RNAcentral holds the sequence, with entries from Rfam. This is a predicted structure of a 117-nucleotide RNA (SAM riboswitch aptamer (S box leader)) from Clostridium fungisolvens.
[in-house]
RNA sequence: AACUUAUCUCGAGAGGUGGAGGGACUGGCCCUGUGAAACCCGGCAACCAGCAUGAAUUUCAUUUAAUUUGUGUAAUGGUGCUAAUUCCUGCAGUUUUAUAUAACUGGAAGAUGAGAA
Numbered sequence: 001a002a003c004u005u006a007u008c009u010c011g012a013g014a015g016g017u018g019g020a021g022g023g024a025c026u027g028g029c030c031c032u033g034u035g036a037a038a039c040c041c042g043g044c045a046a047c048c049a050g051c052a053u054g055a056a057u058u059u060c061a062u063u064u065a066a067u068u069u070g071u072g073u074a075a076u077g078g079u080g081c082u083a084a085u086u087c088c089u090g091c092a093g094u095u096u097u098a099u100a101u102a103a104c105u106g107g108a109a110g111a112u113g114a115g116a117a
Base pairs, nucleotide, nucleotide: 003115004114005113006112007111008110013041015040016039017038021031022030023029025090027088028087042082043081044080047078048077049076050073051072052071053070054069055068056067057066058065086109091106092105093104094103095102
């Protein structure tokens, strides 16, 4: 890199270093020397682990143990995130319209976590 699966309209600094770019890609539209990216600090968040607790299944004479799963807690560990809905859009459908536009639904693509090989 590719595969499976869950989530993606919540939340988060007027700090330091740094110096020109950034918002994945397309087309837009934006952010940026009233300082971009990146790094550090701070912050946000419960995806996994942790802790508490309910349920189911299997095991056991009972105690118990294992697995799966719901809920809660906490920022301790592993990630992640910290302009704009994943900023909008890109393919298909529905409604409206002469068309464009617009609204909605699904998909694609992307991001993050977990898993498997």

Description
NCBI's taxonomy places the organism under Bacteria, Bacillota, Eubacteriales, Clostridiaceae, Clostridium.